A computed fold for an 80-nucleotide RNA from a Candidatus Competibacteraceae bacterium, annotated as SAH (S-adenosyl-L-homocysteine) riboswitch aptamer. Lineage of the source: Bacteria > Pseudomonadati > Pseudomonadota > Gammaproteobacteria > Candidatus Competibacteraceae. The sequence was found by an Rfam model in a public genome assembly. It matches the Rfam family "SAH (S-adenosyl-L-homocysteine) riboswitch aptamer". On this family, see Wang et al., Mol Cell 2008: "Riboswitches that sense S-adenosylhomocysteine and activate genes involved in coenzyme recycling".
RNA sequence: CAGGCCGAGGGGCGCUGCAACGGUUGAUCCGUCAGGCUCGGCAUGGCACGGCUUUCACCAGCCAACGGCGCCCGUUCGAC
Numbered sequence: 001c002a003g004g005c006c007g008a009g010g011g012g013c014g015c016u017g018c019a020a021c022g023g024u025u026g027a028u029c030c031g032u033c034a035g036g037c038u039c040g041g042c043a044u045g046g047c048a049c050g051g052c053u054u055u056c057a058c059c060a061g062c063c064a065a066c067g068g069c070g071c072c073c074g075u076u077c078g079a080c
Base pairs, nucleotide, nucleotide: 001045002044004042005041006040007039008038009037010073011072012071013070014069015068018036020032021031022030023029035066
């Protein structure tokens, strides 16, 4: 760095539908579809086997940012 698996980002219902997936066609069209994103962990594969940097480790403290539209519930803080 790559794809894969797992966890997390509070939850539910309805709607539209891009990507993606499946079906289909001469062209198309239809269906499913609003965690596909970010953070963390794991192993595998590729590259490197060196360089740079007040860097690394430990302790303490704090802690995500986002995710079309509408509604509902929950949680935290503040005001009345």